[in-house]
RNA sequence: ACAGGUUUCAGCCUGUAUAAAUAGCCUUUAAGCUGAAAGCGUUGAAAGGGUUUUGAUUAACCCUUUCAGGUAGAA
Numbered sequence: 001a002c003a004g005g006u007u008u009c010a011g012c013c014u015g016u017a018u019a020a021a022u023a024g025c026c027u028u029u030a031a032g033c034u035g036a037a038a039g040c041g042u043u044g045a046a047a048g049g050g051u052u053u054u055g056a057u058u059a060a061c062c063c064u065u066u067c068a069g070g071u072a073g074a075a
Base pairs, nucleotide, nucleotide: 001016002015003014004013005012006038007037008036009035010034011033026073027072032040043068044067045066046065047064048063049062050061051060052059
């Protein structure tokens, strides 16, 4: 200097052409390292669709949309 830990800025940490990680103070949480903002991912409810399943929209999984909510505690 660049790249990476969801995005922007700042921090913390790591790596050197790679994009991961046992690192990022400790534990905790489904919630991704931290803060502000976001609301990508993750969570709950509703609607529609697909696959399997059941005597049965029964049950499970996946996709889309809407609404809600946005790990926590201590040092």